[in-house]
RNA sequence: AACUGAUCAAGGCAAACCAUCCGAAAGGGUGGGGCGCAAAACUCCAGUAAUAGCUUGAAAUCCAAGAAAUCAGAAGUUUUGUGA
Numbered sequence: 001a002a003c004u005g006a007u008c009a010a011g012g013c014a015a016a017c018c019a020u021c022c023g024a025a026a027g028g029g030u031g032g033g034g035c036g037c038a039a040a041a042c043u044c045c046a047g048u049a050a051u052a053g054c055u056u057g058a059a060a061u062c063c064a065a066g067a068a069a070u071c072a073g074a075a076g077u078u079u080u081g082u083g084a
Base pairs, nucleotide, nucleotide: 012037013036017032018031019030020029021028022027035081043084045083046082047080049078050077055073056072057071058070061067062066
């Protein structure tokens, strides 16, 4: 001097919850907060889960061509701190 390793130090992200804003909702942004995380970084590929404004169907109402409400289905809306 180089390489390898250890130790120490300095940091990073941010669950629940709270405030506020956006959204029909699920949910999301910002700030606070901190359960946890050595990839709890990225992709949204696969799977999981959520919602139902638009839309489809059903029965009933007003009624005669449409309307509002109810129920059910459904993703183009989302979540993933599951896997890859």

c-di-GMP-I riboswitch aptamer from a Candidatus Auribacterota bacterium, 84 nucleotides, folded computationally. It was read from a public genome assembly, where an Rfam model found it. Its mean pLDDT, the model's own confidence on a scale to 100, is 75.